Model confidence (mean pLDDT): 78 of 100. The RNA shown here (Bacterial RNase P class A) has 361 nucleotides and comes from a soil metagenome.
């Protein structure tokens, strides 16, 4: 000096005025005194998880949806920890939707001979057949590369082209043979158990070419809806059920009578609105210590109560002191991001400046 991680702080002190929510005191009350208490790592997105609370549910399976290497932690989780494999870096480290394409259907733009079972464009042979020259003891032999062919070693396209290096072998090659290295099955050791494939053996000349934030397959997990959720108390008006009363007056059931029925007064009865109450903060709590784990985190054992509203309260000036900028100076400016609403556990995303600690070039 140049970086990696991780933790932690995010104005301190007086002092004026002033606002919430609770106890106590005064007061008829309205209110007033006093004592306490009063955002935040993110209270923000609302993106998982899960208490809690109501409806819904014999079990089981289908659709639908989510997770997806391995093992732990957790109440739970898409979180977090440890550990494997991939990639990046010189390194501390940092990222990764990291199950299966030998169950099955599909896709690959241009380029390319062929892109999914076969294929040959330039090339390279010239062994086999056949053709043409030429010699020739008439049995063939040498050329040529002309058809019919062999080949997949180099060249060229491509993100991707059927493992690499060597020898040998061959007419030319080519796992074709072999030896090494790969790969792939099996066993066995390691890895406290597993992913893995580190380490030995054995075995196969070698293929199952790539794609699943393609369809699908496979294991696992998922019932809805929210604190406006839900629970007690309940008025006045108006409607509703029930008893008695009473004139049997008036309508209606088209004649008439009898009955019913509504209209009337008094009482009871339960719904359901206004409105109040709980739900409401004691909690998978927080601090401090001790152990047990690599660690996330459990376990103990002391001590503490930390906003709970109406949707509005948690505030502003003054001083001074830190910080940073500007000025020689006196001094002046500035001082993040943001603000509970039923509660935790994460996760992203915002954040002036600070401080500690470990690690590496």
């Nucleotide at each position: 000096g140049a970086g990696u991680c991780g933790g932690c702080c995010g104005g301190g002190c007086a002092g004026u005025c002033g606002c919430g929510a609770c106890g106590c005191g005064c007061g008829c009350a309205a209110g007033c005194g006093c004592g306490c208490c009063g955002a935040g790592g993110a209270a923000a997105g609302u993106c998982c998880g899960g208490g809690c609370u109501c409806c819904g549910c014999a079990g089981g399976g289908c659709a639908g949806g989510g997770u997806g290497c391995c093992a732990g932690g957790u109440a739970a989780c898409g979180c977090c920890u440890g550990g494997g494999c991939a990639g990046u870096g010189c390194g501390a480290a940092c990222u990764g939707a990291c199950g299966a394409c030998c169950a099955g259907u599909g896709c690959a733009a241009c380029a390319g001979a062929a892109a999914g079972c076969a294929a040959a464009c330039c090339g390279c042979c010239g062994a086999a057949c056949g053709g043409c020259a030429c010699c020739c003891u008439c049995g063939g032999g040498u050329g040529c590369g002309c058809g019919u062919g062999g080949c997949a070693a180099g060249g060229g396209u491509g993100a991707a082209a059927u493992g690499g290096u060597g020898c040998g072998g061959c007419a030319a090659g080519a796992g074709c043979g072999c030896a090494c290295c790969g790969c792939g099955c099996g066993c066995g050791g390691g890895g406290c158990c597993a992913a893995c494939g580190c380490c030995g053996c054995g075995u196969g000349g070698c293929a199952c070419g790539g794609u699943a934030a393609a369809c699908u397959c496979c294991a696992c997990c998922c019932g809805g809806a929210g604190c406006a959720a839900g629970a007690c108390c309940g008025a006045a008006u108006a409607g509703g059920g029930g008893a008695a009363c009473g004139a049997u007056a008036a309508c209606g059931c088209g004649g008439c009578c009898c009955g019913c029925g509504u209209u009337g007064u008094u009482c009871c009865c339960g719904g359901g609105u206004a409105g109040g109450u709980c739900g409401c903060u004691u909690g998978a709590g927080c601090c401090u210590g001790g152990c047990g784990g690599u660690g996330a985190c459990g376990c103990c054992a002391g001590g503490c109560c930390c906003a709970g509203a109406g949707g509005a309260a948690u505030g502003a000036c003054u001083g001074u002191c830190a910080c940073g900028c500007c000025g020689c100076g006196a001094g002046g400016c500035g001082c993040a991001c943001a603000g509970a609403a039923c509660c935790c556990g994460g996760c992203u995303u915002a954040c002036a400046g600070g401080c500690c600690g470990a690690c590496u070039c």